[in-house]
RNA sequence: ACUGCAUCAGGGCAAACCCAUCGAAAGGUGGGGACGCAAAGUCACCGGUCUAACGGGCCCGUCCACGAGGCCCCACGACAGCGGGAUUGCCAGU
Numbered sequence: 001a002c003u004g005c006a007u008c009a010g011g012g013c014a015a016a017c018c019c020a021u022c023g024a025a026a027g028g029u030g031g032g033g034a035c036g037c038a039a040a041g042u043c044a045c046c047g048g049u050c051u052a053a054c055g056g057g058c059c060c061g062u063c064c065a066c067g068a069g070g071c072c073c074c075a076c077g078a079c080a081g082c083g084g085g086a087u088u089g090c091c092a093g094u
Base pairs, nucleotide, nucleotide: 001094002093003092004091012037013036017032018031019030020029021028022027035081041087042086043085045084046083047082048079049078050077055073056072057071058070059069060067061066
């Protein structure tokens, strides 16, 4: 440097679900729990996905004002266990 087909050590992480907590939500964090994972370590840079508070548009209430309510759009919110990329790293093999 490359590879993770085979094999070794210490081991590591922890999906669903449950509880607590933060959040408008998606989701995060802590505890329990293990479906899986060789980067399931880290980073939202690209694509994707989720949510839609704020904001905007429309409907409706006769009009205006306004907003009880409904629908749509929107990321500056998320997901690194969706793919790519960046970066660091254990063991083994060559």
Molecule: c-di-GMP-I riboswitch aptamer
Organism: Pseudomonadota bacterium